[in-house]
Context: one part of a larger RNA
RNA sequence: GGAUGAACGCUGGCGGCGUGCUUAACACAUGCAAGUCGAGCGAAAAUAAUUGAGAGCUUGCUUUUGAUUAUUUUAGCGGCGGACGGGUGAGUAACGUGUGGGCAACCUACCUUUUACUGUGGAAUAAUCGUUGGAAACGACGACUAAUACCGCAUACGAUUUUCUGAAGGCAUCUUUGGGAAAAGAAAGGAAAUAUUCGGUAAAAGAUGGGCCCGCAUCUGAUUAGCUAGUUGGUGAGGUAACGGCUCACCAAGGCGACGAUCAGUAGCCGGACUGAGAGGUUGGCCGGCCACAUUGGGACUGAGAUACGGCCCAGACUCCUACGGGAGGCAGCAGUGGGGAAUAUUGGGCAAUGGGCGCAAGCCUGACCCAGCAACGCCGCGUGAAGGAAGAAGGCUUUCGGGUUGUAAACUUCUUUUGACAGGGAAGAGUAGAAGACGGUACCUGUCGAAUAAGCCACGGCUAACUACGUGCCAGCAGCCGCGGUAAUACGUAGGUGGCAAGCGUUGUCC
Numbered sequence: 001g002g003a004u005g006a007a008c009g010c011u012g013g014c015g016g017c018g019u020g021c022u023u024a025a026c027a028c029a030u031g032c033a034a035g036u037c038g039a040g041c042g043a044a045a046a047u048a049a050u051u052g053a054g055a056g057c058u059u060g061c062u063u064u065u066g067a068u069u070a071u072u073u074u075a076g077c078g079g080c081g082g083a084c085g086g087g088u089g090a091g092u093a094a095c096g097u098g099u100g101g102g103c104a105a106c107c108u109a110c111c112u113u114u115u116a117c118u119g120u121g122g123a124a125u126a127a128u129c130g131u132u133g134g135a136a137a138c139g140a141c142g143a144c145u146a147a148u149a150c151c152g153c154a155u156a157c158g159a160u161u162u163u164c165u166g167a168a169g170g171c172a173u174c175u176u177u178g179g180g181a182a183a184a185g186a187a188a189g190g191a192a193a194u195a196u197u198c199g200g201u202a203a204a205a206g207a208u209g210g211g212c213c214c215g216c217a218u219c220u221g222a223u224u225a226g227c228u229a230g231u232u233g234g235u236g237a238g239g240u241a242a243c244g245g246c247u248c249a250c251c252a253a254g255g256c257g258a259c260g261a262u263c264a265g266u267a268g269c270c271g272g273a274c275u276g277a278g279a280g281g282u283u284g285g286c287c288g289g290c291c292a293c294a295u296u297g298g299g300a301c302u303g304a305g306a307u308a309c310g311g312c313c314c315a316g317a318c319u320c321c322u323a324c325g326g327g328a329g330g331c332a333g334c335a336g337u338g339g340g341g342a343a344u345a346u347u348g349g350g351c352a353a354u355g356g357g358c359g360c361a362a363g364c365c366u367g368a369c370c371c372a373g374c375a376a377c378g379c380c381g382c383g384u385g386a387a388g389g390a391a392g393a394a395g396g397c398u399u400u401c402g403g404g405u406u407g408u409a410a411a412c413u414u415c416u417u418u419u420g421a422c423a424g425g426g427a428a429g430a431g432u433a434g435a436a437g438a439c440g441g442u443a444c445c446u447g448u449c450g451a452a453u454a455a456g457c458c459a460c461g462g463c464u465a466a467c468u469a470c471g472u473g474c475c476a477g478c479a480g481c482c483g484c485g486g487u488a489a490u491a492c493g494u495a496g497g498u499g500g501c502a503a504g505c506g507u508u509g510u511c512c
Base pairs, nucleotide, nucleotide: 001512002511003510004509006508007507008506009505010504013382014381015380016379017378018377019375020374021340026338027337028336030335031334032333035080036079037078040077041076043074044073045072046071047070048069049068050067051066052065053064054063055062056061057060087293088292089291096218097217098216099215100214101213102212103211106210107209111206112205113204114203115202116201117200118199119153120152121151122150128143129142130141131140132139133138160183161182162181163180164179165178166177167176168175169174189198190197191196219265220264221263226256227255228254231253232252233251234250235249236248237247238246268290269289270288271287272283273282274281275280295316296315297314298313299312318329319328320327321326346372348371349370350369354368355366356365357364358363385415386414387413388412395406396405397404398403420449421448422447423446424445425444429439456501457500458499459498460497461482462481463480467496468495469494470493471492477484478483
């Protein structure tokens, strides 16, 4: 000098764009953050219309009850989604990450392309009703019912498994391909203008997303030198989507290590960022990719996908409710609270846009996101007026008492209106057949008003741009280094002046 997620002191006009718990992965009141589909299903409720029966009678109204139709709503069963999106960096020195390869060792819902099919039966269960337990959370028993829920049977183009038989190729195991035989294995319906459409099953291929393996790279310590029994390898079996000590039985005795094993400390990694002429050094906040975690530890279930932040089970700590028998909870989502700290924001608006989930759609949900609020925290831009105005007012300071300086500075004259205030108009962002804008009556435009609303901070001995007076008297104090201060201090304090930067200036911390 540059940089900063900064903090502190003094000061503070505006706008745009960013950024904002670096500490306690400490504890959390409250609200919201993941739902959706009635075009899968039965049922219930409400409203309206038509209609049957009854009652009251004011004889055409009121009311009770039943049926049908239409519309609306949805607790439950069922489907898809809750594995994405959002947060955090505790752990991890590791195939975790980066980079380059491999899978003749793998999976992939939704989506795209293609082929074939969608036949026929059955048994339940929630809801509901009844009985009943419990303070509650939540149940238990009996009866009834539906489905795109569940289970049989049939069919089977491919594909799978077993087996027989050829061909081609390679990379050890093998891979590709032709033909024959056998075995097991599917499905679901809904809507409708009766045109069709949304689905379902099997299979092949693609796309997307993942899984596994390997080479190389990836902090410090030797005042850590030996470490290791599923340990290293083999055979066989189990398990997995898949290879593999992944697991198990048996067998062998191996495997790693001064090219630093093991142990200890520290740490998420990268694209990047800062600095530097570069080499390099430092760093990993915001944004993007990957990983890990979700009160602590463990476990599986469901599912295409989780060992699942707002799912389940068990154990621990903590908090809350309780009728003491037993229950409930998990902000490292967005706000917000307490605490810690030098220190870090609103319990805001909207789904209008972008994107996501569900749905044929209309649409619903979305603290993702888009916006607004707070903070000079940062960067950038603008303003606080412009021109004229004297031998130069007053005042201040100083003086050799002549003057000098503040200083064209002010006053004063003329002008402008960025900004500001008020008034009028007023967007783009909105695609489309149409409707739909949170921001926002915002940006922007026009008019009116009046210099009006707006300057500080630090320094002035040398380094280092900028000096005098007074006070103080090794005191009070200053200080980054050298050093100032003991009676004329350009170094302390104040004033005037000057220099520097400027809505900031200075100090402190950290990095180069």